[in-house]
RNA sequence: GAAAAGGGCAAACCCGUCGCGAGGCGGGGGCGCAAAGCUUGCGGACCUCUUGGGGAGGUGGCCGGGUUGCCGAA
Numbered sequence: 001g002a003a004a005a006g007g008g009c010a011a012a013c014c015c016g017u018c019g020c021g022a023g024g025c026g027g028g029g030g031c032g033c034a035a036a037g038c039u040u041g042c043g044g045a046c047c048u049c050u051u052g053g054g055g056a057g058g059u060g061g062c063c064g065g066g067u068u069g070c071c072g073a074a
Base pairs, nucleotide, nucleotide: 001071008033009032013028014027015026016025017024018023031061037067038066039065042064043063044062045059046058047057048056049055050054
């Protein structure tokens, strides 16, 4: 982050499955993504369970930060 090249991931939805749930996993499917790779034992936000306080969990494709990586012009 321009042109390309090799590619990569994979939304909604459907099927199966796990979970009290948010949601996860597998298959199909592609909305999109230059990190839509990783990280919640970094900060914030939202969601779930419990709910008096509080605690436990989820979303990295909600954002910031950290970190690793492909190509390579200004």